[in-house]
């Protein structure tokens, strides 16, 4: 980088180097010399993957005990990941109120992220 899948409205920042930028991308509107981005350290947050506990339900199995899966749940190592604003918020399409500016609702691009494939 590319395909297909699931989530995206919760959650979590300290100190060091380090100097002016960042928030994908336009547009808007933030943030930022009461120190950006990048790196280091500590730190937590979350549960994708992932170990485990019949703790609840379900389906097959067995004559039965029982095994196996699958859905939640609880607790835990690591594997990422995150720790400003809903994915900051709109971009396209459709609807719905308003004289309007404008607001709200649904779907969709796009992007992130995990596992997964080539």
């Nucleotide at each position: 980088g590319c395909g297909a899948u699931a989530u995206c409205g919760a959650g979590a920042a300290a100190g060091g180097u380090g100097g002016a930028g960042g928030g994908a991308c336009g547009g808007g509107c933030c943030c930022u010399g009461u120190g950006a981005a990048a790196c280091c350290u500590u730190g937590g947050c979350a549960a994708c993957c992932u170990g485990u506990c019949g703790c609840g339900g379900g389906u097959c199995u067995u004559u039965g005990a029982u095994g196996a899966c699958c859905c939640g749940g609880g607790c835990g190592u690591g594997g990422u990941g995150c720790c400003a604003a809903c994915u900051c918020c709109c971009g396209c399409c459709g609807g719905a109120g308003g004289u309007g500016a404008c607001u709200c609702c649904g779907g969709g691009a796009a992007g992130a992220u995990g596992a997964c494939g080539g």
Molecule: SAM riboswitch aptamer (S box leader)
Organism: Acidobacteriota bacterium